[in-house]
Context: one part of a larger RNA
RNA sequence: CUUAAGGGAAUUCGGCAUAUUAGCCACGUAUCUUCGGUAUAAGUGGUGCCUGCAAUGCAGAUUGCAGGUUUCAAUAACAAGAGGAGUCCGACUGUUUAACAAAAACACAGGUCUCUGCUAGCCAGCAAUGGUUUGUAUAGAGGCUGACUUCUGCUCACUGCAAGUAGGUGAAACUCUGUUUCAACGGAACUAAGCCCUUGUGAAGAGCGGGCCUAACUCUGAGGCUCUCACGGUAGCGUAAUACCUUGCCGUUUUAUUGGCGGCUUGCACCAAGGAAGUAACGAGAUUCCUACUGUCCCUAAGUUAAGCCAAAUGAACAUACUUCGCUGUGUAUAUGCUGCGGAAUUCCAACGGGAAGAGAAGACCCCACGGAAGUUUACUACAGCCUGAUGUUGUGGUGUGGUUUUAUACGUACAGUGUAGAUGGGAGCAAUCGAAGUAGUUUCGUCAGGAACUAUGGAUGCAACAAUGUAACACCAUCCUUAUAAAAACACUCUGCUUACCUUUUUCGGGGACAGCAUUUGGUGGGUAGUUUGGCUGGGGCGGCACGCUUCUGAAAGAAUAUCAGAAGCGCCCAAAGGUCUGCUCAGUCGAGUCAGAAAUUCGACGUAGAGUGCAAGAGCAUAAGCAGGCUUAACAGUGUUUCUAAUGGCACGAAACGCUGGAAGGAAACUUGGGUCUAGCGAACGCUAGUGUGCCUCUUAAUAGGGCCCUAGUCUUACAAUGAACCUAUCCUGGGGGUAAUUGAGUUGUCGCGAGUAAGAGUUCACAUCGACCUCGCGGUUUGCUACCUCGCCGUCGUCUCAUGGCAUCCUGGCUGUGCAUGAGCAGCCAAGGGUGGAGGGGUUUACUCAUUAAAGCCGUACGUUAGUUGGGUUAAGAACGGUGCGAGCCAGUUUGGAUACUAUCUGUUGGAAUUGUUGAUUGACUGAGGGGAAGAUGCUACGAGUACGAGAGGAACAUAGCGUCGCAGCCUCUGGUGUACCAGUUGUCUGACAAGGCACUGCUGGGUAGCUACGCUGUAGUGGAUAAGAGCUGAAUGCAUCUAAGCACGAAGCCAUCCCUAAAAAUAGUCAGUCUAUUCCGAGAACCUGUGAAAAACCAGGGGGUAGGAACGAGAGCGCCACUAGAAGAGUGGGUUGAUAGGUUGCGGAUGUGCGCACAAAGCCUUCGGGCGAUGUGUUUAGUCUUGCAAAACUAAUAGCUCAAG
Repeated sequence: CUUAAGGGAAUUCGGCAUAUUAGCCACGUAUCUUCGGUAUAAGUGGUGCCUGCAAUGCAGAUUGCAGGUUUCAAUAACAAGAGGAGUCCGACUGUUUAACAAAAACACAGGUCUCUGCUAGCCAGCAAUGGUUUGUAUAGAGGCUGACUUCUGCUCACUGCAAGUAGGUGAAACUCUGUUUCAACGGAACUAAGCCCUUGUGAAGAGCGGGCCUAACUCUGAGGCUCUCACGGUAGCGUAAUACCUUGCCGUUUUAUUGGCGGCUUGCACCAAGGAAGUAACGAGAUUCCUACUGUCCCUAAGUUAAGCCAAAUGAACAUACUUCGCUGUGUAUAUGCUGCGGAAUUCCAACGGGAAGAGAAGACCCCACGGAAGUUUACUACAGCCUGAUGUUGUGGUGUGGUUUUAUACGUACAGUGUAGAUGGGAGCAAUCGAAGUAGUUUCGUCAGGAACUAUGGAUGCAACAAUGUAACACCAUCCUUAUAAAAACACUCUGCUUACCUUUUUCGGGGACAGCAUUUGGUGGGUAGUUUGGCUGGGGCGGCACGCUUCUGAAAGAAUAUCAGAAGCGCCCAAAGGUCUGCUCAGUCGAGUCAGAAAUUCGACGUAGAGUGCAAGAGCAUAAGCAGGCUUAACAGUGUUUCUAAUGGCACGAAACGCUGGAAGGAAACUUGGGUCUAGCGAACGCUAGUGUGCCUCUUAAUAGGGCCCUAGUCUUACAAUGAACCUAUCCUGGGGGUAAUUGAGUUGUCGCGAGUAAGAGUUCACAUCGACCUCGCGGUUUGCUACCUCGCCGUCGUCUCAUGGCAUCCUGGCUGUGCAUGAGCAGCCAAGGGUGGAGGGGUUUACUCAUUAAAGCCGUACGUUAGUUGGGUUAAGAACGGUGCGAGCCAGUUUGGAUACUAUCUGUUGGAAUUGUUGAUUGACUGAGGGGAAGAUGCUACGAGUACGAGAGGAACAUAGCGUCGCAGCCUCUGGUGUACCAGUUGUCUGACAAGGCACUGCUGGGUAGCUACGCUGUAGUGGAUAAGAGCUGAAUGCAUCUAAGCACGAAGCCAUCCCUAAAAAUAGUCAGUCUAUUCCGAGAACCUGUGAAAAACCAGGGGGUAGGAACGAGAGCGCCACUAGAAGAGUGGGUUGAUAGGUUGCGGAUGUGCGCACAAAGCCUUCGGGCGAUGUGUUUAGUCUUGCAAAACUAAUAGCUCAAG
């Protein structure tokens, strides 16, 4: 790949895969609907060939009608939709992870928001420049949503964005100012953007509560009170792709539903453009059901093709220390290798995949690394970009404002003084017809006294000196100060012009214009980009905690020291007295006495080793007091050493303590004491900054400082406390390592778990022990879950299913017993017993659990939670995607959902089979024995009879024995039934070989049958008995004068054990037994001992003999090969035959399968005809035909020929 009786999804995660359907014509077609569709809905009928006629047409041809006719079947082959009903998601066609994801993701038309007036905005670029665009708001860009329908609620507190701005803050430059000058530097004032601030904005990022009470049954809560917020979730939907609990509850679907659908809905944790709810059509999307259909399954079988297998030839890869096992024990805790026992002759072939913690890949999970990288952000630090002030490029006008400078004019009131005396100096005159005093007016200043200017009038004096007053004395001149005004100059700012720089996509014009742009600089913003960081301990890591610096006690094992995320507690201060010293006193408590006065107030007496107190933890210490008071005081000193602890009898910082010396003090008569607190906690480097009534050193100038630096002392900090200024995420991940460290198995342990025992309070009407049994106690097991971290991280495949099993017994059934609250029946409890059995369905990935119907029963466990170099891949646990939740975000969630590569040719061992060789004391043939091994070869039920009996008041209701029939298992077989049957026969479609006949191809083309063989769904078979025992029940019988099943003795007793039964088994090394047949011959033959010869003799050498060994050649019983075959068979093997032969082929016959051959004759609906005949599907006869035959038989026609090899002796 083909086909399967009966059943028909019982299979499975799931109808995966298969099968069904299919073309054309006609009839007919629900629901819903966006009215287009859904729709080939569904469903039903027809279909070939021949003859004739009609219509259309020029014709090829097509269509229709009528009649005839064949098959199991006529779209007969090929080709060619299974259909329907519900839900989720996405509207649709489309796109996507080249090579594990095609989807619900992306896109989409439509909706909406934001930016943008063109030198636009956005994007790329250092820039020039370019794209959008040679486009212009009906346009371009960006974000979100995602057809359509009904809709789209509330919130501007936060973040963002936009707008505004009285005020605050706010850099550089300029200005002013300080520093003796200059400069650096500091300060002040002014001030842009930004921020604070005020508004707006949600189809911006986002968010959208809690408590209590309440209606006349109850329940519920329209309603009320209160807290709180920016607002408290509206419509709609809702156990959902979202619901933990959860398999929610109800209904429906089913025998049974963790499913589906419809409702309810208290929604862990729906919700309105991260759109809500619907929705026709569409979908290789997810999911449920029904019809049809089927080898998915019950339950497998047969066949075909290609591999496998065999022969010849060619010839890789991985891998390769060596190695012959099983069980048990041991061992780094699962050994072929060690131990003990057992097994094991050697070699080869085909298979299987249990082991080699098999090969492959320095584990992707986990942890670690002062490893890396991608990503994110309100991590740290920068940079681009953007905003912004200043300066330059950068010119020229006007208006207004501001300060500066110059000039001019004015201004200047203490008191006193004639009086409005600015300061200093000069100074004795000055001014005046170029119009004095005075008067009037106007303007201006003002300290309200008055002053100044101008105009008019007036027409000749006025002022100073002197004197007085006062610090200062005046006219006049000069130089200045304060204040004010005016003008001018330059500057700054605001507004507004100009054109020549500069810009310009009509390059002559025109437009813009000192702006913009560009450059330098200032501040702001700035994951857009970059570089980095992102502690430690830890019964894995994370979360938590601090066991990270100190102190006390215990642990701590009587020197010291001593660990844990061991136990009990503390510290990060306080005190000017709570310090120093001198002197004095004695506490807590109890008893007695005593005015108010009580249990407790103050007072007295006695006793009183501390039972008090000592600033704070605990320990130690303390009455001579260190406790309680009083006096005087500041040693809570300066300097300088040593030692001890901190801190491994290596080193070491800070810190702490003890003991000295020098100086100067306090208290005390003095001796003396005192360098804080009775002792042990109360603490901190360097850099930087600050301070010092330290005056010590250096530098500079010196007449002397100031400044700077150094030294000393003190303060300010690092609690991760010997001190670095630092956030996340990775399931897109990477590297190096670790079994130093987790997740699975194993190992240890056994709290937990399971099972049992002891005792017996109690329940059981009475009665502990028929049955149940608390509290307490003791065990066993190693199936739960923990703990430990011992093996494994250069890798032991992780849940469940299927397949195949194997063991234990703490037994679910069957068997044998005992007790009973056992009448019988049915039970309950216990003892023995592991031979056999222990099933089918529903939903869920499930194991488990639940449910349905059966059953004798539907056991519990182990085996690396048996079994992935055996299967599956539903779950878990990668990369895609969605929901809910969470996080600003990247992302994350023992939450949910959908999708998602399972690779290896077997070397050794093991196992199942098949052979060869050697050994077994000559070979060979035949027949046996049976140590040993294997088996379940049987297991179980129902019915009838016994018997309506025993028993029982009845109702009910057995058993021994016997018979029959089932179910399951095992073995064999093919007569029957059925399957297959690519032997075969027949029918038939398309096409090709010109036609017929006969054939090729189309899955064997399809279809209908089917022998043998093989098979199941078919048929046959599948007794019990004996022996020894278990629990138990007995006989006799002592120890123990009784009793006692036991101690001696005897005899029973189970599906269990051993036999009987079946299979195998002389390789059973103790290698067996019996019988038959054959052989036990011939020849050659190196060499050695020994003998002989030559020679005077010996040795050596040479020659000859001798000897029959090693070896060889013949012969040879027999065996094998070769040959023909199949009762056999992968290859080997086995069996049969081999001419004295039916072994195979062929032939013939019989049987069988199919179903009546070709040819010829006749008939045939009709039609044509030249009348002779012709065309015609098909039918009838010849014909129980033809064709084929893996069966049975007959019969030598063909082939088993010739030969070769081994071989005891």